Context: one part of a larger RNA
RNA sequence: CUCAGGAGAAGGAACUCGGCAAAUUAACACCGUAACUUCGGGAGAAGGUGUGCCCCGGUAGGUUGUAGAGCUUCGCGCUCGAAGGCCGAAGGGGUUGCAGUGAAAUGGUGGCUGCGACUGUUUAAUAAAAACACAGCACUCUGCAAACACGAAAGUGGACGUAUAGGGUGUGACGCCUGCCCGGUGCUGGAAGAUUAAUUGAUGGGGUGCAAGCCCUUGAUCGAAGCCCCAGUAAACGGCGGCCGUAACUAUAACGGUCCUAAGGUAGCGAAAUUCCUUGUCGGGUAAGUUCCGACCUGCACGAAUGGCGUAACGAUGGCCACACUGUCUCCUCCUGAGACUCA
Numbered sequence: 001c002u003c004a005g006g007a008g009a010a011g012g013a014a015c016u017c018g019g020c021a022a023a024u025u026a027a028c029a030c031c032g033u034a035a036c037u038u039c040g041g042g043a044g045a046a047g048g049u050g051u052g053c054c055c056c057g058g059u060a061g062g063u064u065g066u067a068g069a070g071c072u073u074c075g076c077g078c079u080c081g082a083a084g085g086c087c088g089a090a091g092g093g094g095u096u097g098c099a100g101u102g103a104a105a106u107g108g109u110g111g112c113u114g115c116g117a118c119u120g121u122u123u124a125a126u127a128a129a130a131a132c133a134c135a136g137c138a139c140u141c142u143g144c145a146a147a148c149a150c151g152a153a154a155g156u157g158g159a160c161g162u163a164u165a166g167g168g169u170g171u172g173a174c175g176c177c178u179g180c181c182c183g184g185u186g187c188u189g190g191a192a193g194a195u196u197a198a199u200u201g202a203u204g205g206g207g208u209g210c211a212a213g214c215c216c217u218u219g220a221u222c223g224a225a226g227c228c229c230c231a232g233u234a235a236a237c238g239g240c241g242g243c244c245g246u247a248a249c250u251a252u253a254a255c256g257g258u259c260c261u262a263a264g265g266u267a268g269c270g271a272a273a274u275u276c277c278u279u280g281u282c283g284g285g286u287a288a289g290u291u292c293c294g295a296c297c298u299g300c301a302c303g304a305a306u307g308g309c310g311u312a313a314c315g316a317u318g319g320c321c322a323c324a325c326u327g328u329c330u331c332c333u334c335c336u337g338a339g340a341c342u343c344a
Base pairs, nucleotide, nucleotide: 001339002338003337004336005335006334007333008332010330011329014328019325027051028050029049030048031047036041038173052095053094054093055092056091061087062086063085064084068080069079070078071077096100108323109322110321111320112319113318114317115315116314120132121131136171137170138169139168140167141166142165148157149156150155174310175309176308177307179240180239181238184237185236186233187232188231189230190229193228195226204217205216206215207214208213241259242258243257244256245255268302269299280296281295282294283293284292
């Protein structure tokens, strides 16, 4: 010096990306316990007090239950219950040590907030999460030899099920809700017209032949689905404007004008896991706060099942603060053990 333990004056997070690590707390009994809440919780909330040994005394009491007593439907019945067995306080008195859950085992706590409702699942061996799943909700397909999936097929699963069933997709408990747009793309429905393949084969032309004919070519007409077309449909894919002016201070614009669009973002939320400018501005907390909390709205570029906004409980989840506690630190020191190292 390294590793594993132990102790530490005064201070107590000043350490650090961050209280990482360590310390604190801890058992049992009793007292006591807030906001909020889906009335279940929160909760072991928080915060306190007690704990050894001896005596009253193995007492009060509980349990089992013999003898016995009472009742009796006469039952292997019911009730009480000395004895014996097992368990066993509260309270009072005394006593002792620095210390009585004397060791070990054995929650640190509280406040604000983001995300996800929750228990669960996951990158076997760098990620456990806000990701996945989830109950619930919605749309859509499927009438049974079902849809769908595997398979050249036979066949099998679906299912020895039958629309309260099965498949697919999205969202994700619960509460309050889920606005406008069908122009584009998709899907569903429609069938008048137009287009159109094979097919059909009017007409004309050519070759050859005496001719009937045969061969080559032309292609009027017939002609399905699909596309075009006409509708519907957004919890289908998706989308949800610009400029100018205006009120008796100023400022702002309820209001007006105009252009464009399929329609111009409603409720709610908002410097946010989204805000570039930005450490926005104001308030709180600090002596001092690019983080945090509460507001404002100028939303570069939130927004309603690609769900919006809340939410008790929950979380080895992210951010911030406080109390307790401490060698994390000021600032290091000592002890025990194992190495390294030196010598033999």
Molecule: large-subunit ribosomal RNA, domain IV
Organism: bioreactor sludge metagenome